[in-house]
Molecule: transfer RNA
Organism: Minisyncoccota bacterium
RNA sequence: GCGCGGUUAGCUCAGUGGUAGAGCAUCGUCUUGACGUGACGAGGGCCAAAGGUUCGAUCCCUUUACCGCGCA
Numbered sequence: 001g002c003g004c005g006g007u008u009a010g011c012u013c014a015g016u017g018g019u020a021g022a023g024c025a026u027c028g029u030c031u032u033g034a035c036g037u038g039a040c041g042a043g044g045g046c047c048a049a050a051g052g053u054u055c056g057a058u059c060c061c062u063u064u065a066c067c068g069c070g071c072a
Stems, first nucleotide, its partner, number of pairs: 001071007010024004018055001026042005048064005
C1' cells in the first nucleotide's frame, strides 16, 4: 500500500429499516445471627465520528478514526 472483519450499557455480546436487549457487574428490598447464595426491582446507551439515501437509519451507501486478520 491492497483486501477482509470489527467498533452498541462498566465488561462480554445480541439486535438485517419503525424512537435498543441479554448475561455478568453496580445499587435497593426480601431471605440469613452475619457473609455468601437465591428471589424481586432499579439505575446506567445521544449505537466510534461526519455526510448521504429514506416518511423513518444501530441496520443501507460514502468518507474518516481506531483495533484485529491476511497478502505484498